[in-house]
Molecule: small-subunit ribosomal RNA
Organism: metagenome
RNA sequence: AGAGUUUGAUCCUGGCUCAGAUUGAACGCUGGCGGCAUGCUUAACACAUGCAAGUCGAACGGUAACAGGCCCUUCGGGGUGCUGACGAGUGGCGGACGGGUGAGUAAUACGUAGGAAUCUGCCUUGUUGAGCGGGAUAGCCUAGGGAAACUUAGGGUAAUACCGCAUAAGCCUGAGAGGGGAAAGCCGGGGAGCCGCAAGGUCCUGGCGCAAUAAGAUGAGCCUACGUCGGAUUAGCUAGUUGGUGGGGUAAAGGCCUACCAAGGCGACGAUCCGUAGCUGGUCUGAGAGGACGACCAGCCACACUGGGACUGAGACACGGCCCAGACUCCUACGGGAGGCAGCAGUGGGGAAUAUUGGACAAUGGGCGGAAGCCUGAUCCAGCAAUGCCGCGUGUGUGAAGAAGGCCUGAGGGUUGUAAAGCACUUUCAGUGGGGAGAAAGAGGCCAUUGUUAAUAGCAAUGGCAGAUGAUGUUACCCACAGAAGAAGCACCGGCUAACUCUGUGCCAGCAGCCCCGGUAAUACAGAGGGUGCGAGCGUUAAUCGGAAUUACUGGGCGUAAAGGGUGCGUAGGUGGUUUAGUAAGUUAGAUGUGAAAUUCCUGGGCUUAACCUGGGGACUGCGUCUGAUACUGCGAAGCUAGAGUACUGUAGAGGGAAGUGGAAUUUCCGGUGUAGCAGUGAAAUGCGUAGAUAUCGGAAGGAACAUCAGUGGCGAAGGCGACUUCCUGGACAGAUACUGACACUGAGGCACGAAAGCGUGGGGAGCAAACAGGAUUAGAUACCCUGGUAGUCCACGCCCUAAACGAUGGAUACUAGGCGUAAGGGGUAUCGACCCCCCUUGUGCCGCAGCUAACGCAUUAAGUAUCCCGCCUGGGGACUACGGCCGCAAGGUUGAAACUCAAAUGAAUUGACGGGGACCCGCACAAGCGGUGGAGCAUGUGGAUUAAUUCGAUACUAACCGAAGAACCUUACCCACUCUUGACAUUGAAGGCAAGACAUAGAGAUAUGUCCCUCUCUCACAAGGAGACCUGAAAACAGAUGUUGCAUGGCUGUCGUCAGCUCGUGCCGUGAGGUGUACGGUUAAGUCCGCCAACGAGCGCAACCCUCGUCUUGUGUUACCAGCACGUAAUGGUGGGCACUCACAAGAGACCGCCGGUGUAAGCCGGAGGAAGGUGAGGAUGAUGUCAAGUCAGCAUGGCUCUUACGAGUGGGGCUUCACACAUGCUACAAUGGGCGCAACAAAGGGCCGCAACACCGCGAGGUAGAGCAAAUCCCAAAAAUACGUCCUCAGUUCAGAUUGCAGUCUGCAACUCGACUGCAUGAAGGCGGAAUCGCUAGUAAACGCAGGUCAGCUAUACUGCGUUGAAUACGUUCCCGGGUCUUGUACACACCGCCCGUCAAGUCACUUGAAUUGUCUUCACCCGAAGUCCGUGGCCUAACCCGCAAGGGAAGGAGCGGUCGAAGGUGAGGGGGGUAAGAGGGACUAAGUCGGAACAAGGUA
Repeated sequence: AGAGUUUGAUCCUGGCUCAGAUUGAACGCUGGCGGCAUGCUUAACACAUGCAAGUCGAACGGUAACAGGCCCUUCGGGGUGCUGACGAGUGGCGGACGGGUGAGUAAUACGUAGGAAUCUGCCUUGUUGAGCGGGAUAGCCUAGGGAAACUUAGGGUAAUACCGCAUAAGCCUGAGAGGGGAAAGCCGGGGAGCCGCAAGGUCCUGGCGCAAUAAGAUGAGCCUACGUCGGAUUAGCUAGUUGGUGGGGUAAAGGCCUACCAAGGCGACGAUCCGUAGCUGGUCUGAGAGGACGACCAGCCACACUGGGACUGAGACACGGCCCAGACUCCUACGGGAGGCAGCAGUGGGGAAUAUUGGACAAUGGGCGGAAGCCUGAUCCAGCAAUGCCGCGUGUGUGAAGAAGGCCUGAGGGUUGUAAAGCACUUUCAGUGGGGAGAAAGAGGCCAUUGUUAAUAGCAAUGGCAGAUGAUGUUACCCACAGAAGAAGCACCGGCUAACUCUGUGCCAGCAGCCCCGGUAAUACAGAGGGUGCGAGCGUUAAUCGGAAUUACUGGGCGUAAAGGGUGCGUAGGUGGUUUAGUAAGUUAGAUGUGAAAUUCCUGGGCUUAACCUGGGGACUGCGUCUGAUACUGCGAAGCUAGAGUACUGUAGAGGGAAGUGGAAUUUCCGGUGUAGCAGUGAAAUGCGUAGAUAUCGGAAGGAACAUCAGUGGCGAAGGCGACUUCCUGGACAGAUACUGACACUGAGGCACGAAAGCGUGGGGAGCAAACAGGAUUAGAUACCCUGGUAGUCCACGCCCUAAACGAUGGAUACUAGGCGUAAGGGGUAUCGACCCCCCUUGUGCCGCAGCUAACGCAUUAAGUAUCCCGCCUGGGGACUACGGCCGCAAGGUUGAAACUCAAAUGAAUUGACGGGGACCCGCACAAGCGGUGGAGCAUGUGGAUUAAUUCGAUACUAACCGAAGAACCUUACCCACUCUUGACAUUGAAGGCAAGACAUAGAGAUAUGUCCCUCUCUCACAAGGAGACCUGAAAACAGAUGUUGCAUGGCUGUCGUCAGCUCGUGCCGUGAGGUGUACGGUUAAGUCCGCCAACGAGCGCAACCCUCGUCUUGUGUUACCAGCACGUAAUGGUGGGCACUCACAAGAGACCGCCGGUGUAAGCCGGAGGAAGGUGAGGAUGAUGUCAAGUCAGCAUGGCUCUUACGAGUGGGGCUUCACACAUGCUACAAUGGGCGCAACAAAGGGCCGCAACACCGCGAGGUAGAGCAAAUCCCAAAAAUACGUCCUCAGUUCAGAUUGCAGUCUGCAACUCGACUGCAUGAAGGCGGAAUCGCUAGUAAACGCAGGUCAGCUAUACUGCGUUGAAUACGUUCCCGGGUCUUGUACACACCGCCCGUCAAGUCACUUGAAUUGUCUUCACCCGAAGUCCGUGGCCUAACCCGCAAGGGAAGGAGCGGUCGAAGGUGAGGGGGGUAAGAGGGACUAAGUCGGAACAAGGUA
């Protein structure tokens, strides 16, 4: 620091996702040790049990228990508070701390900084006191009540409990004089004096206490400012409310409370309401700014079962106190009582989830005490948990035969891997045994000194001495012993992201953070081997920050991606020209206070290190106070004129409102003329018209709109405004002066205007025209087209308030090259004058530089450079929606979510493809022609059906006389039956044999058995031996497969297409994909060539080079040829001879727009001459980059998979030849341009020895007999046929046509039954030129005619491939159909239009809205009832202290009781908010292959 993901590719916008760090975590797998931390985040749910707050006898009366002493004793015991001590009680202090929790609380809280009107036990320092009296009461005893808790009455008693009097330095009060109010003792020690019988007291002294007061310290209360979450779909809230006065109350200011008076107070700088939440230091993250969080530790607050209340007290409205109400639990004798773990453990429950009913007060701290000490679940320790952080270990070295095994393999090897084994070492940790710190020092005791004191008592301080105190603890640490011994896993390996192979599986099982993977070769699933990462952990899940500049202060945007309000006026607010002096709020500098500690950072130190702990420093970016500075901003003051405005003179204008006027046109009505149609359309029909339309002439009525002028012209804020005249009225601009003196800009709310449609009331209504009706179109047509037609459109008044209200561009100001128009005004030069020309201002356009932009584009009218203000945006869908509010008569508008769902959605540009877009061009593409197919019969192929099998493949053009250039057996792959299993075929092969071959028997045959034969080649004379060939053959490797996958492949082929295209290098342009080149203008069959050009060149294609044909020349001259010469024949190049011709085979020539004319820059084109041939002379071969996962695994080859006594191999028979039917390609015909018969001609190219076969004879014929010749320019196949000539047939199912069938034959072949061809005789179907549709062909072509060949024993050949003979017609032309090429345009397509895609309906799932109703909850108001309790009143009853009184009694004071105010809970009624459930209703989202249509994307077929 980035990466993946939208696209065919690109750039941008934009979301989603990942890599990092972190956690009080949980879950999965695994788990050796130690240190330091941490551990109910959920139910503030309920709690069994134990413990968590007591202590003081030196305050008191005392003595229940224990121990001791003493006394008594009947030895059972009793007495005695005498001592140590001490239950219960009185009293004091403490239970307001410590500990827990975070429910409530958005401010009575917290944080920071201040403040004044306060209190403060214990503590510290002062000052002054501490005198004299009194009456009760608990405990206890007695007597009752009660189950218990507890309680009643009577009788005794003490105090540091309570009360009175005295005194009052200071205190309180009061204007002053004055008035008021206090106390308590206890313990230790002690000489003299005094009292006392004594004990002892007084007295002195010390300590601890007590009272008052002044201070301090600490703690607490109160007030102020600022800061502190979300919601405006919460906009108004408030009656003690805001203030004042009097009174009350508090420790204290204060509506804190009360009476009266006033009517205030808060709020858009967000009151009130709702939701959520303890706050902070800090923690996590981050570069920072920020964001999220507030466990542990620390500060503050709040709470203690829920709600209310006070008492006591220095302090509480009190966690382990009290009273009341409520819920719950427990006890009960049913009458009543008891309780509160959010203390530590622990239990149940909830939950993904969180520990022991442990030890100790040894340390630190707290309470009480004079102290010892007691108490202390605070605390210190231990236990449990890998929950986290940190450290250590699980061994080290050596060791190649690179072991075995595993895995892979190209079979050689590679890898696991120095890894293991082996050898040599070490012993941390764990284990066993032993040793062994520190945390412990105080306090207390004793001694000494000093102080106090009369004092060597006592007490306090300091120093010394001895001995005691450890839960942790089997401590840390050290030593010894033994042995590699006890100690490694987890995740991942397609990309992001480090790490790859095999096997299994086969869109299944599964994976998945995103993209996505899996449909038979998965590096993505599962397993294995190997590898990578981390390591006592590793992964997953959840959560936070980061990356995310994806809320943008730092640091984003708004023309088209999301985003400028429809427009203006204007309030608050924000911002604001220029000069001067002042001030000092902002700003800035210094000083100072504060910013708790801990944390973070730096630097030291201590644990072996680290984590951890600790010393010091820095920091804490903040706030307050003081003192300076004064540039800028602010503030108040005084000025200025450049902004703004006013006055004056002009100008242009569809600016607005009102009234009036006008002509053209449409329609209707009246009248005239006139006759059969009019109207309408792609074509029609509905409609109108003989009752007289349309047309035409005249007249009238009425409404609406204003042609030409008219213009990227004008005006207006926008919407918008268009005949003419008048009236009223707003704004703009220009010019020159004068005046005001910043008066300005923007503008949340607010107000006004605001097209069309729509609404209300009343008019009006010609034309047009939603709805509606009819006619067409159509599969349908609720549309497009036509004929009608109502609202509406028009006017007046009132609403509505929205638009693609668009420049998709808010307003204002300033600056930043120009050029050309246009509208309004002004100036200058020149001129008699005008035009032209130059300049200034304002508006409105086009082009263009810099700059900006993702690009397109914008560019002084900015989308540039800046400032100010407002509005708005934050992925797509859901959603211009729901609910709620506001507005509206309604329609509806405005404001405006969420659940859920997707990984995209979007913008601009690029290359293609496509278009019922455009331009240009080509092709038997159409047109013009000729002949066919489609109808018949037959042949062949295919589909389908059938079958035991009808083998398989091909199956739009580009399958269908195709693979197959030839299925009776064979072929043959299929079916049935019978057989074989190292095999029919190949290699190796122990062993053995020996050629080959012939015959017999059985069998359908394969095969089996037997017999005969007795040997081939080489070495070698032969033999023997050996070798080879050959045969048999065990075991095993292996063979074999027309089995599967053409979507794993090679090769080959088809098609676009013989179309003219397809690319590259360098350069240039572009952010880039890409473009340019290759475009444009010409030309061509052609990207052929030329010209021009940011291109210059090059390659594959085109053309040419190759073959055949056409002319000529040269050479050669047999088997070809024969002109002249000769011979010969019935005749024939038959013979001699010849090489002239034809011909054959070779080699050449020839054609190049070369020449001439025209035209053109050129390329080229047109015409002509010559020539056998003229513009590519004709034909062939030749097929660019690529497309179709096109075809072929059955030609061949080949990976993977599958079969292996069979999916292999052999044999016999059958099948591929079936047959209701459909399609394709052909043949033959339908006849007279013909058929039959007779006679007579003329080819080319081929083939031939397992062959072609002549002559001759036989047969009607197929053919047979026979065999000359020929391995071929020699012989044969071989007859060419259409044709010509002659003749018959005369338009008919025929003398056409030949299917079908019968009989008889021939040939091939082991074999013609299934299932061959041919022949003869007989038979003589359909068919009379073929519907829709469709095919071929542009010249030696079509058409017609025959010939040959391959395959082949024969043949289904009418097929295919070639060959020649006869031999046409037509092309105006490119509008249309099809295909193709180039350029351009649009695109939402890119699997590329056979594309994409929308909506209803049907099915399933999910979330939501509404919903009769129903059920909890929160809250407001009114009323009722009213506990406890404070306060107020009363207090006839009660009462020890004080006063009066001899007493009785009275007084003062207090109280019970009663009454009242307030008052929790509860009740009733009426609202409001939010939640749950719900029949039914509604739309939405999603879901491989449902239905109907075809709305959008191309002019998407009606933009």